[in-house]
RNA sequence: UUCUUAUCAAGAGAAGCGGAGGAACCUGGUCCAAAGAUGCUUCAGCAACCACUGAAAAAUUCAGUAAGGUGCUAACUCCAGCAAGUUUUAACUUGGUAGAUGAGAA
Numbered sequence: 001u002u003c004u005u006a007u008c009a010a011g012a013g014a015a016g017c018g019g020a021g022g023a024a025c026c027u028g029g030u031c032c033a034a035a036g037a038u039g040c041u042u043c044a045g046c047a048a049c050c051a052c053u054g055a056a057a058a059a060u061u062c063a064g065u066a067a068g069g070u071g072c073u074a075a076c077u078c079c080a081g082c083a084a085g086u087u088u089u090a091a092c093u094u095g096g097u098a099g100a101u102g103a104g105a106a
Stems, first nucleotide, its partner, number of pairs: 001106008013043005021032003026081004044073003049069002051065006077098001082095005
């Protein structure tokens, strides 16, 4: 980097550095940001994918733990974009695309 698969409505911030854009990309919205964002470092925390323990029974399910490997700590993946359906034609619902994270494989 590519493929497969599961999840994506919940949860969880302080300090230091730094100094202009940032919320993945494009478009349109809407937000965050010199009262210092985004980012980096440290510490803390959240969660429970891997892991571990126990039970059931069947190739999975349920309950629990948090010392280890990841991940995450503004807003539903911030919202929409494509398709279908419903209706009051502007919204809603479902699915898809794209993306993120874990696990496995090449």
The RNA shown here (SAM riboswitch aptamer (S box leader)) has 106 nucleotides and comes from Halobacillus andaensis.
RNAcentral holds the sequence, with entries from Rfam.
Rfam family: SAM riboswitch aptamer (S box leader). Its family is annotated with regulation of gene expression in the Gene Ontology.
Model confidence (mean pLDDT): 84 of 100.